[in-house]
Context: one part of a larger RNA
RNA sequence: UUUGGUCUAAAGCGUCCGUAGCGGGCCUAGUAAAUUACUUGUGAAAUCGUAUAGCUUAACUAUACGGAUUGCAGGUAAGACUGCUAGGCUAGAGAUCGGGAGACGUUGGAAGUAUUCGAGGGGGAGCGGUAAAAUGCGAGAAUCCCUCGAGGACCACCUGUUGCGAAGGCGUCACACAAUAACGGGUCUGACUGUGAGGGACUAAAGCUAGGGGAGCGAACCGGAUUAGAUACCCGAGUAGUCCUAGCCAUAAACGCUGUGAGUUAGGUGUUGCGUAAUCUACGUGAUUAUGCAGUAUCGGAGCGAAGGCGUUAAACUCACCGCCUGGGAAGUACGGUCGCAAGACUGAAACUU
Repeated sequence: UUUGGUCUAAAGCGUCCGUAGCGGGCCUAGUAAAUUACUUGUGAAAUCGUAUAGCUUAACUAUACGGAUUGCAGGUAAGACUGCUAGGCUAGAGAUCGGGAGACGUUGGAAGUAUUCGAGGGGGAGCGGUAAAAUGCGAGAAUCCCUCGAGGACCACCUGUUGCGAAGGCGUCACACAAUAACGGGUCUGACUGUGAGGGACUAAAGCUAGGGGAGCGAACCGGAUUAGAUACCCGAGUAGUCCUAGCCAUAAACGCUGUGAGUUAGGUGUUGCGUAAUCUACGUGAUUAUGCAGUAUCGGAGCGAAGGCGUUAAACUCACCGCCUGGGAAGUACGGUCGCAAGACUGAAACUU
């Protein structure tokens, strides 16, 4: 250098944006950087090949010719592909218009049931809890029933292999603000693009800082049980936390254990959104059937795969770009560095062992 892999064996960065780089649609003309062909010069000697000669022969040496030195520089030519320049196109991409869908986001507001607590009334001995109990609560009147109030958290039913979002994630209601995708029209721009080392932004839960808040739940801690023991599982309490505001942290089985984008390759069935046609119609933002596009599921053919399985949402067939892997342990440790208030995160070995 060629070559292998990455769902489950080691291996896809948690996700997106994006710099350099790398890759890049159709047509025409030019150019000739690159490419290809020919040619000129140069490319030391030794080495190598052939022939001859010299040491008694050989090794060795010498002479002649040839080859090689895959290179570099100059010249001439070619014009398909790549590049560059100029012009054009619309199938990629984007803009625009239209009516719809959505738990997408942010700010403040409102509603609802339940738990807990408080007040008043009723009532009068147990309640609670468990496999069984006990700790616990209760004549200072509990549990239970009714009425009123306070406060915090959460949003039952609808709810669905449903929808939205890049991922994390998102579920009461209405407004405001802001954003995205799909569908349809084919009006506009005219390759404006794909990926993306570094870099940036976002990132569940837990944790941290400051200030609030604190109903329920509940690490730690305490008590009761169980047990040989029980630093647990079960029960009674209960602090941090969970909630809000501002700021950090940057990790997860951050999972589809499957990077992103594009093209090609049988179908069947369901479902969500938008469109088209026909039929029905209680005439409505209606229903049914068929069908196009986009999503989301399920079955399955070819093909692939070690198999499980995947199978137009590929793990099939190809292309572009990036990340990562190379036996197990030591070890995601040590050291150094960067970041962080800290916890720690990121980067990341070796000896030794097997």